[in-house]
RNA sequence: ACACGAUAAAGGCAAACCCGCCGCGAGGCGGGGACGCAAAACCACCGGUCCUGGGCGGAUUCUCAGGGCAGCGGGGCUACCGAA
Numbered sequence: 001a002c003a004c005g006a007u008a009a010a011g012g013c014a015a016a017c018c019c020g021c022c023g024c025g026a027g028g029c030g031g032g033g034a035c036g037c038a039a040a041a042c043c044a045c046c047g048g049u050c051c052u053g054g055g056c057g058g059a060u061u062c063u064c065a066g067g068g069c070a071g072c073g074g075g076g077c078u079a080c081c082g083a084a
Base pairs, nucleotide, nucleotide: 004082005081012037013036017032018031019030020029021028022027035071042076043075045074046073047072048069049068050067051066052065053064054063055062
């Protein structure tokens, strides 16, 4: 340095839910709050999933366009510590 992740050390983040605000909505932001997380920091490239509108259409499915989820998985990239 890379890989790896411990009954280590210093810390960090913050699910559900509640309140306020924004959004048609998925959801986002702030405060409270902790289920958990070794990248639960960042990135929408791939898969998946969710929302909105259109099309085929009896319905589902399918399809097109736009939007969301990074705490669904993969991938990219950056980082604290140092036992085995």